The RNA shown here (c-di-GMP-I riboswitch aptamer) has 88 nucleotides and comes from Arthrobacter mobilis. NCBI's taxonomy places the organism under Bacteria, Bacillati, Actinomycetota, Micrococcales, Arthrobacter. The coordinates come from a structure-prediction model, not an experiment, and the mean pLDDT is 82.

[in-house]
RNA sequence: CAUCGACAAAGGCAAACCCGGUGCGAGCCGGGGACGCAAAGCCACGGGGCCCACGAGGUCAGCCGGCGCGGUCCUGACGAGUUCCGAA
Numbered sequence: 001c002a003u004c005g006a007c008a009a010a011g012g013c014a015a016a017c018c019c020g021g022u023g024c025g026a027g028c029c030g031g032g033g034a035c036g037c038a039a040a041g042c043c044a045c046g047g048g049g050c051c052c053a054c055g056a057g058g059u060c061a062g063c064c065g066g067c068g069c070g071g072u073c074c075u076g077a078c079g080a081g082u083u084c085c086g087a088a
Base pairs, nucleotide, nucleotide: 003087004086005085012037013036017032018031019030020029021028022027035076041082042081045079046078047075048074049073050071051070054068055067057064058063
């Protein structure tokens, strides 16, 4: 350096659910909690999913549902990029 992920070492993260706060919402933040994770670190480029304040659309209106060109939405099904722990 490549590859790999050990009944090893040292650490880390935290699904569901519950409580509090916050956002129109998808969600997010804090606390509890652990199903799991060698990148379950970062990013949000590809792909996927979600939302509807705004915009466009429909409606006489109240309002409405899906949509994108909108989202300080998610990505713990996944790919790319990038950084990190270990050396059986």